[in-house]
Context: one part of a larger RNA
RNA sequence: CUGGGCGUAAAGCGCACGUAGGCGGCUCGAUAAGUCGGGUGUGAAAGCCCCGGGCUCAACCCGGGAACUGCAUUCGAAACUGUCGGACUAGAGUAUGGUAGAGGGUAGCGGAAUUCCCGAUGUAGCGGUGAAAUGCGUAGAUAUCGGGAGGAACACCAGUGGCGAAGGCGGCUACCUGGACCAAUACUGACGCUGAGGUACGAAAGCGUGGGGAGCAAACAGGAUUAGAUACCCUGGUAGUCCACGCUGUAAACGAUGAGAACUAGCCGUUGGGGAUAUAUAAAUCUUUAGUGGCGCAGCUAACGUGAUAAGUUCUCCGCCUGGGGAGUACGGCCGCAAGGCUAAAACUC
Numbered sequence: 001c002u003g004g005g006c007g008u009a010a011a012g013c014g015c016a017c018g019u020a021g022g023c024g025g026c027u028c029g030a031u032a033a034g035u036c037g038g039g040u041g042u043g044a045a046a047g048c049c050c051c052g053g054g055c056u057c058a059a060c061c062c063g064g065g066a067a068c069u070g071c072a073u074u075c076g077a078a079a080c081u082g083u084c085g086g087a088c089u090a091g092a093g094u095a096u097g098g099u100a101g102a103g104g105g106u107a108g109c110g111g112a113a114u115u116c117c118c119g120a121u122g123u124a125g126c127g128g129u130g131a132a133a134u135g136c137g138u139a140g141a142u143a144u145c146g147g148g149a150g151g152a153a154c155a156c157c158a159g160u161g162g163c164g165a166a167g168g169c170g171g172c173u174a175c176c177u178g179g180a181c182c183a184a185u186a187c188u189g190a191c192g193c194u195g196a197g198g199u200a201c202g203a204a205a206g207c208g209u210g211g212g213g214a215g216c217a218a219a220c221a222g223g224a225u226u227a228g229a230u231a232c233c234c235u236g237g238u239a240g241u242c243c244a245c246g247c248u249g250u251a252a253a254c255g256a257u258g259a260g261a262a263c264u265a266g267c268c269g270u271u272g273g274g275g276a277u278a279u280a281u282a283a284a285u286c287u288u289u290a291g292u293g294g295c296g297c298a299g300c301u302a303a304c305g306u307g308a309u310a311a312g313u314u315c316u317c318c319g320c321c322u323g324g325g326g327a328g329u330a331c332g333g334c335c336g337c338a339a340g341g342c343u344a345a346a347a348c349u350c
Base pairs, nucleotide, nucleotide: 003322004321005320006319007304008303012318014201016199017198021194022193023192025088027086028085029084030083031082033081034080035077036076037075038074039073040072041071042070049065050064051063052062053061054060091191092188093187094186095185096183097182098181099180103177104176105175106174107173108172109171110154115149116148117147118146119145120144121143125136126135162169163168206247207246208245209244210243211242215241216240220236221235222234223233258317259316260315261314262313263312266295267294268293269292270291271290272289273288274287275286276285277284299306300305323350324349325348332343333342334341335340
């Protein structure tokens, strides 16, 4: 050392694609690298271990044995792993026909509302609060009507509803485009799983250049509150929020639960598809399949809880943890325009 873990105690990379590597269905034959058995050689002596003996005992010493778990070589075995060859279809994929969907991109269009401008009616207030004040208004506001401009977001439908790998996606129409699911056959014939590095994507905020700017609103200003009030409340208000292109690469990026596969009581809902029953239709009932929820047995769990969407029982591969603080910091390196990100200690201390 051969360890135990990762929903909430430390611990699942934000997510995917994929290189190396690791692992890999069923069957026949061959081989004999791994594996197993026998033989031979070697594995110095001393030491360790066992037996016996010598110093009065012991330490010590002497003799014998065992061991030296190894290496080499040779003769065999052929179940398993590997390798080579042949076959298969249950994994995986392709074709055909359908289905649902805020999946993505581009362009165009629509109505409600806020704001502003013009015109009209109209007169003294409006606004705001716990109460006020700042603010707006007789240079005619608020309110009401008509017209116009512009930007952003899409009420109801809307649902533990849908889609997407995740981030995320919601008015309507068209075009381009990715994935999923279902049914029945046909085809390929293990083509698979995971994935160190790597690469792509990745909310919000932020950055660069150029646009845009209605509402909202960090900063900022004023009014209140208060002992104070660099806040909470109010009146304003600039970046920003929006668009194009480029960067950043983080998050309580959460199901705080990596991916894939198999197996393991039931009950109830809901979404998409298929089948059956009965039926004039709609609907209904049963069943099956893919999702998505609520309970719950066994089991698991420190408990909470979880429980076929497992945190149960197993297998494969990756990532990660190893007392608290120091510290996700310093230093170095890499990346970035910067902000900063990634990698990542120690002294010291409890």
The part of an RNA shown here (small-subunit ribosomal RNA, central domain) has 350 nucleotides and comes from an uncultured prokaryote. Its mean pLDDT, the model's own confidence on a scale to 100, is 91.